[in-house]
Context: one part of a larger RNA
RNA sequence: GAACGCUGGCGGCGUGCUUAACACAUGCAAGUCGAACGAUGAAGACCGGUGCUUGCACUGGUUGGAUUAGUGGCGAACGGGUGAGUAAUACGUGAGUAACCUGCCUUUGACUCUGGGAUAAGCCUUGGAAACGAGGUCUAAUACCGGAUAUGACACAGUUUCGCAUGAAAUCUGUGUGGAAAGGGUUUGUACUGGUUUUAGAUGGGCUCACGGCCUAUCAGCUUGUUGGUGAGGUAAUGGCUCACCAAGGCGACGACGGGUAGCCGGCCUGAGAGGGUGACCGGCCACACUGGGACUGAGACACGGCCCAGACUCCUACGGGAGGCAGCAGUGGGGAAUAUUGCACAAUGGGCGCAAGCCUGAUGCAGCGACGCCGCGUGAGGGAUGACGGCCUUCGGGUUGUAAACCUCUUUCAGCAGGGGAGAAGCGAAAGUGACGGUACCUGCAGAAGAAGCGCCGGCUAACUACGUGCCAGCAGCCGCGGUAAUACGUAGGGCGCGAGCGUUGUCC
Numbered sequence: 001g002a003a004c005g006c007u008g009g010c011g012g013c014g015u016g017c018u019u020a021a022c023a024c025a026u027g028c029a030a031g032u033c034g035a036a037c038g039a040u041g042a043a044g045a046c047c048g049g050u051g052c053u054u055g056c057a058c059u060g061g062u063u064g065g066a067u068u069a070g071u072g073g074c075g076a077a078c079g080g081g082u083g084a085g086u087a088a089u090a091c092g093u094g095a096g097u098a099a100c101c102u103g104c105c106u107u108u109g110a111c112u113c114u115g116g117g118a119u120a121a122g123c124c125u126u127g128g129a130a131a132c133g134a135g136g137u138c139u140a141a142u143a144c145c146g147g148a149u150a151u152g153a154c155a156c157a158g159u160u161u162c163g164c165a166u167g168a169a170a171u172c173u174g175u176g177u178g179g180a181a182a183g184g185g186u187u188u189g190u191a192c193u194g195g196u197u198u199u200a201g202a203u204g205g206g207c208u209c210a211c212g213g214c215c216u217a218u219c220a221g222c223u224u225g226u227u228g229g230u231g232a233g234g235u236a237a238u239g240g241c242u243c244a245c246c247a248a249g250g251c252g253a254c255g256a257c258g259g260g261u262a263g264c265c266g267g268c269c270u271g272a273g274a275g276g277g278u279g280a281c282c283g284g285c286c287a288c289a290c291u292g293g294g295a296c297u298g299a300g301a302c303a304c305g306g307c308c309c310a311g312a313c314u315c316c317u318a319c320g321g322g323a324g325g326c327a328g329c330a331g332u333g334g335g336g337a338a339u340a341u342u343g344c345a346c347a348a349u350g351g352g353c354g355c356a357a358g359c360c361u362g363a364u365g366c367a368g369c370g371a372c373g374c375c376g377c378g379u380g381a382g383g384g385a386u387g388a389c390g391g392c393c394u395u396c397g398g399g400u401u402g403u404a405a406a407c408c409u410c411u412u413u414c415a416g417c418a419g420g421g422g423a424g425a426a427g428c429g430a431a432a433g434u435g436a437c438g439g440u441a442c443c444u445g446c447a448g449a450a451g452a453a454g455c456g457c458c459g460g461c462u463a464a465c466u467a468c469g470u471g472c473c474a475g476c477a478g479c480c481g482c483g484g485u486a487a488u489a490c491g492u493a494g495g496g497c498g499c500g501a502g503c504g505u506u507g508u509c510c
Base pairs, nucleotide, nucleotide: 002506003505004504005503006502009377010376011375012374013373014372015370016369017335022333023332024331026330027329028328031074032073033072036071037070039068044063045062046061047060048059049058050057051056052055081288082287083286091212092211093210094209095208096207097206100205101204105201106200109197110196111195112194113147114146115145116144122137123136124135125134126133127132153177154176155175156174157173158172159170160169161168162167183193184192186189214260215259216258221251222250223249226248227247228246229245230244231243232242233241263285264284265283266282267278268277269276270275290311291310292309293308294307313324314323315322316321341367343366344365345364349363350361351360352359353358380410381409382408383407390401391400392399393398414451416446417445418444419443420442424437427434428433454499455498456497457496458495459480460479461478465494466493467492468491469490475482476481
C1' cells in the first nucleotide's frame, strides 16, 4: 500500500501481491569492438573472353571492402528484484587504519629493445538420438612464454626530521633482490590512440573501536579455539582467521547463555510537546538469488539471467544420456478479502562497448488497467405563484414537497465533432534528416441544457419526525438499549439532516 457493500461524469499527480522466499508455459531483460588478429570476402568499379537481340546475360582477372562464426580486449561484480535469513560478521552516529586494496578517470616522471613455441577458426577423418565432442593437419595477434635494460618499486643497513606505543616520512646515502612492455589507425606529424613502470589524487571498498535502538528469568549459569601468550601459516590487511606448544583463563542479575519475534536507517503517521506506532512508495546500507556446500576467473564475486558437487522438483530421450531455475519486465496456475498490460520507444536522462557512426539497454521515458489515494472541475445560470398536477400528512379549514417543476431569457466548462498545433533537440549527421509520448497538451470554431447523483443517517450520545405495517414476532444495535396493539429505535413511504463522485462498513495505529 487497504478490502467489502451501494453508486459512478471528466482531468492532473501519485500509487497498486501486505498472502505461497509457492510452482512456472512463452517472449524479451548484457552486450559490444573489424581502428587487436587470422580468416570470410557482398555490392560496386576497371580490364578481358563468349553468346548475340549492340547493351544485356554468362564468365576470367585486378581492385574494392559490406558482412561476420572464431581467437583477443573491455563489460558482464553496475543497473533491476525480493526481505527468506540476521538481535549482530547487520544498521545508525562518531572515530581509527603507524594494519589495507582500488579497473576505468585525472596527475608526476621514466620507458616502449630483442627473440620463441603454440592454438582456435579453416581443411580432412570420425563418435553421438541429442546435448556435445574426439583425432590429424595448417595459421595469426594488443593471446602465451623467454632474454636485455631500470627512473621508480621492494628488502636490509645508515643519516636526518617527526610522531600516537607498535613506529612514520625523505626525488637522502650505500648494498642487495626479483622483475616490464604491444601495437593500431592516419591527413606521414615525432601529432593521435594504446602498452609497461612509477608518484600523487579522486572515487569505491575492506578491517577495527565507542555509543545507540525488541520481548522473555515459567531461560541462571555459559564457554575448550573457549580467553591470553610465543612461534608459524594464511590474507590486500590486523586478528585463534588457522595450526603447534604453553598458561587457565574469558562472559554473566548493568541479564551472559537459551527461547520468541524482526532486515536497519533517512523517514512516514499521530501528538502542543514529551512520547507512542510504523519502516508501502522515494533515498542510503545490509542480506539473498530452487535448497545446501565449494572454489575458479578477475581491480572487484565466492557471482540472480557464470562454473563444479550433492538434494528436491520439472522437462527431452533412439534408455546410452542430457536440459532447467521469473525474489528482472510482462504473463500463467495456485494461495488470498485483495493488488495491473504477454503494450510503445531508445526521442530524452543514465549505463556498457566503440576513435566515431552506431549497437545493446523490460534501467529509464511513456502509454494501458483500477474512484486505490490526494487535488481540481462539472452535472447548468437568472427570472418564474393561480404557490399547478401528483405524492404525503391533516384538527378536512388546510399544511408540506416548493421557485422545486412547467414556462421565459441566457451560458456552453467538461464530454462530442471539425480545423490549426508546439516546447521537450542539448545532441548526432557531409547533407537529407532525426520525438515513443502523439496529431497528445494547447488554441479556434460548431450545435444543443443538451450526455453526467448518489450514499448513509434521523431515541440519547449526534445534525435531522410523521404516517402505515408488525406485535418480545420479524428484526435493529458502536454503548445505553428498542420490539409483548397507537414503536420518532424493526420494515415501507413522505419529509428532513449530513457528506457528495462518492458515501457507508470492517480492519489497524496515534

Predicted 3D model of a 510-nucleotide part of an RNA (small-subunit ribosomal RNA, 5' domain) from Rothia terrae.
NCBI's taxonomy places the organism under Bacteria, Actinomycetota, Actinomycetes, Micrococcales, Rothia.
Rfam family: Bacterial small subunit ribosomal RNA.